[in-house]
RNA sequence: CAUCUUCGGGGCAGGGUGAGAUUCCCGACCGACGGUAAGUACAAAAGCGUACAAGUCCGUGACCCACAAGUUUGUGGCUGAUCUGGUGAAAGUCCAGAACCGACAGUUAAAGUCUGGAUGGGAGAAGAUG
Repeated sequence: CAUCUUCGGGGCAGGGUGAGAUUCCCGACCGACGGUAAGUACAAAAGCGUACAAGUCCGUGACCCACAAGUUUGUGGCUGAUCUGGUGAAAGUCCAGAACCGACAGUUAAAGUCUGGAUGGGAGAAGAUG
C1' cells in the first nucleotide's frame, strides 16, 4: 500500500404551569474520533519510555446544500460553545471557581436528552492475509 473481518455516542431524576409539554419554567443529566499535553499511574540511578488524560485549542465525522458522475461515490460548501483567579520560565490542556454550547424532520406545546430517517452512515480503532 491492497483486500477482508470485527468494533465504532451518551443524556431530563424531582418539581411548576397547562386540556395538552421528558419540547415552556425551576432543576437534572450527557460529552463521538485523531492530534497536542507542565497532570496521573507504571517503570527507572538518571534519562529514554509505556498507558490514560480537552464538549468550548487544532483538525475530522454525522445532518444539510451545490456540482460531477449515476445510486452510491467523488469534489466543494456549510458546520456550536470559555472566561476569571492560582501556580509557573511557559497554561488553549494542570488546580479552583463561574459560565457557555449542541444538525434535520416530527409532536395536542417551542426538544442536546422523546420519536424518526438509522438493523443506515461514519471520523477512526483493533486484527488477519498478501

FMN riboswitch aptamer (RFN element) from a soil metagenome, 130 nucleotides, folded computationally. The model forms 100% of the base pairs in the Rfam consensus. The coordinates come from a structure-prediction model, not an experiment, and the mean pLDDT is 82.